[in-house]
RNA sequence: GGGCCCGUAGCUCAGCUGGUUAGAGCAGGGGACUCAUAAUCCCAAGGUCGCAGGUUCGAGUCCUGCCGGGCCCA
Numbered sequence: 001g002g003g004c005c006c007g008u009a010g011c012u013c014a015g016c017u018g019g020u021u022a023g024a025g026c027a028g029g030g031g032a033c034u035c036a037u038a039a040u041c042c043c044a045a046g047g048u049c050g051c052a053g054g055u056u057c058g059a060g061u062c063c064u065g066c067c068g069g070g071c072c073c074a
Base pairs, nucleotide, nucleotide: 001073002072003071004070005069006068007067010026011025012024013023019057029043030042031041032040050066051065052064053063054062
């Protein structure tokens, strides 16, 4: 230098053929239970979907550029 894949909550990841509200588990917070702790159960909170543009009535999803990570080729 060229090619491919990935980037979504603090962490690990789902998100279908573009569709009406962006989710799960874990962690953390509050509560129930218990003499107490753990376990279990309940509740709430937590997001510029890497960044910027474009397409579209509508984008996490499609297109372009850039940034970061990984693999392969030279």
Transfer RNA from a Gemmatimonadota bacterium, 74 nucleotides, folded computationally. The prediction has a mean pLDDT of 81. Rfam family: tRNA. The source organism's lineage runs through Bacteria, Pseudomonadati and Gemmatimonadota.